A computed fold for a 73-nucleotide RNA from a Candidatus Microgenomatia bacterium, annotated as transfer RNA.
It matches the Rfam family "tRNA". It is annotated as a transfer RNA. From the family's description: Transfer RNA (tRNA) molecules are approximately 80 nucleotides in length.
RNAcentral holds the sequence, with entries from ENA.
Taxonomically the source falls in Candidatus Microgenomatia (nom. nud.) (Bacteria, Bacteria candidate phyla, Candidatus Microgenomatota).
The coordinates come from a structure-prediction model, not an experiment, and the mean pLDDT is 80.
[in-house]
RNA sequence: GGGAUUAUGGUGUAGUCUGGUAGCAUACUACAUUUGGGAUGUAGUGACCUUGGUUCAAAUCCAAGUAGUCCCA
Repeated sequence: GGGAUUAUGGUGUAGUCUGGUAGCAUACUACAUUUGGGAUGUAGUGACCUUGGUUCAAAUCCAAGUAGUCCCA
């Protein structure tokens, strides 16, 4: 220098192909149960790497960029 791939709550991950309410586990908070703790149950909190474009509508499509990994030179 060229190419491939990945980026989603605090953590781990599904969803992307085929655009239409962002799901699950864990964590945290409150309550119930308990003498207390643990465990369990219920409820709640919290996320699409950045910018721009297309569209009625973008995590998803397009362009550029950033970061990680790998391959070639």